Context: one part of a larger RNA
C1' cells in the first nucleotide's frame, strides 16, 4: 500500500450536534486553473537496451528508450471559478391531527407497614420438612381512625436521537405526519477534532427513608458450605445540587439518497364511496417471489441493486493488559503496545 471484509466467523463508534474535510440538482453563458491534442526545446557523460565490425564476453562505432520538465499554439464534453436562470432536493408559511416526548407544580385511590382505640382468645409465621423469630406484658385475625413512604390496575395503540418514557390535572416547551397551494430557490449529505446527552451500579454534600434488599448475623440444608430454602437486617433504592461515561448501551445490523413481485394486518391523516370497500401518504407488525447468502435467514423499516461519507476487522493466547500520557474526590474510564507462546 494493496485487497478483501463487518446480524450470527475478526470488524458498526452508545446516541445526537455541528467545525475542518469529502461527496453534491437542472439550464446557460463566460473562463482556460485542473485536463487534453499538436509542435518546439531539453533529459551531460557513464550506464541501459537494440544493430553493425568473422562477433561469446572484452572493446570500438551507430541508434534508440529515458513514461520527464520547460515554452509555443490550439480543444471545451467534463471537474473547478465566475455570472445569470430554474425548482423536482432542503427550507418556511396557511389549515388539520395523533401521542406515556421532555420540564414544573399541584392532586388522587388500592395495596404493604407502622401506630390509636375497640372487639376477641392461643396460636400465629414460615417450609419440601423444620427451626431461628412474633405472641397471656394478648399476638395472627377483625372493625373504624391516623401517620408516612414508595409505585400507579384495566384502557394499549404509541411518541422519542440513543438512554429511556405511564394515575390524573394546569404550567412551560420539542419534534413529528396529512393536506392544499403560496414563498424562497441547491440554502443539501456524511463528518476527524470539538461540544452535549447518556440505564443500573458507584461517589459527593444535604434531606427522606413505607416496601423489598447487596453486606454482616440467626436457623435449616449437607459428608461439609463463604450458597440454594427461611427468620430478621444495613448501605444503596426515593428528592435536591454535583460528579462518573460505563452496558449482552443489541436489530449483536453506521448515517443519507434513489431504484425493485404479491399478499395480510395495523397508528395517524387526505380524497372517494357510503353496505362492505377504493385510492394515496407517513409509520408499527407479519408472510413471500426474485436477488442476496457458508448456511440460518434477509427480502420496499433488505442482509437486494447503485452512489455518497464515516467507523472499525486483519490467527488464538499474553490482552482491552502492561508503560506512558489525559481525565477523575475515588472506584475506575480512555488512548494502547512487546516479549513470550500455541
Nucleotide at each position: 500500500c494493496u485487497g478483501g471484509g463487518c446480524a450470527u466467523a475478526a470488524a458498526a463508534g452508545g446516541c445526537a450536534c455541528g467545525u475542518a474535510g469529502g461527496c453534491g440538482g437542472u439550464g446557460a453563458a463566460u473562463c482556460g486553473g485542473g485536463u487534453u491534442g499538436a509542435a518546439a526545446g531539453u533529459g551531460a557523460a557513464a550506464g541501459u537496451c537494440g544493430c553493425c565490425a568473422a562477433a561469446u564476453a572484452a572493446u570500438g562505432g551507430c541508434g534508440g528508450a529515458a513514461u520527464g520538465c520547460u515554452c509555443u499554439c490550439g480543444a471545451a464534453a467534463u471537474c473547478a471559478a465566475u455570472u445569470c436562470a430554474c425548482u423536482u432536493g432542503a427550507g418556511u408559511g396557511a389549515g388539520a391531527c395523533a401521542g406515556a416526548g421532555g420540564u414544573g407544580a399541584g392532586u388522587g385511590g388500592a395495596a404493604u407497614u407502622u401506630u390509636g382505640u375497640g372487639u376477641g382468645u392461643a396460636g400465629a409465621u414460615g417450609u419440601g420438612a423444620a427451626g431461628u423469630c412474633c405472641g397471656u406484658a394478648g399476638a395472627u385475625c377483625u372493625a373504624c381512625g391516623a401517620a408516612g413512604g414508595a409505585a400507579c390496575g384495566c384502557c394499549a395503540a404509541a411518541a422519542g436521537a440513543u438512554u429511556g418514557c405511564a394515575g390524573c390535572u394546569c404550567u412551560c416547551u420539542g419534534g413529528g405526519u396529512c393536506c392544499c397551494u403560496a414563498c424562497c430557490g441547491a440554502c443539501g449529505c456524511u463528518g476527524g477534532g470539538a461540544u452535549g446527552c447518556g440505564a443500573a451500579a458507584g461517589c459527593a454534600u444535604g434531606g427522606g427513608g413505607a416496601g423489598a434488599a447487596a453486606a454482616c448475623a440467626g436457623g435449616a440444608u449437607u459428608a461439609a458450605c463463604u450458597a440454594c430454602c427461611u427468620u430478621a437486617g444495613u448501605a444503596g433504592u426515593c428528592c435536591a445540587u454535583u460528579c462518573c461515561a460505563u452496558g449482552a448501551a443489541u436489530a449483536a445490523u453506521g448515517a443519507g439518497u434513489g431504484u425493485u413481485c404479491a399478499c395480510c394486518u395495523u397508528u395517524a391523516g387526505u380524497c372517494u364511496a357510503c353496505g362492505c370497500g377504493g385510492a394515496u401518504c407517513a409509520g408499527g407488525g407479519g408472510u413471500c417471489c426474485a436477488u442476496c447468502u457458508a448456511a440460518c435467514g434477509c427480502g420496499u423499516g433488505a442482509a437486494a441493486u447503485a452512489c455518497u461519507c464515516u467507523g472499525c476487522c486483519c490467527a488464538g493466547g499474553g490482552a482491552g493488559u502492561a508503560c506512558g500520557g489525559u481525565u477523575g474526590c475515588a472506584a475506575g474510564a480512555u488512548c494502547a503496545a512487546a516479549a513470550c507462546u500455541u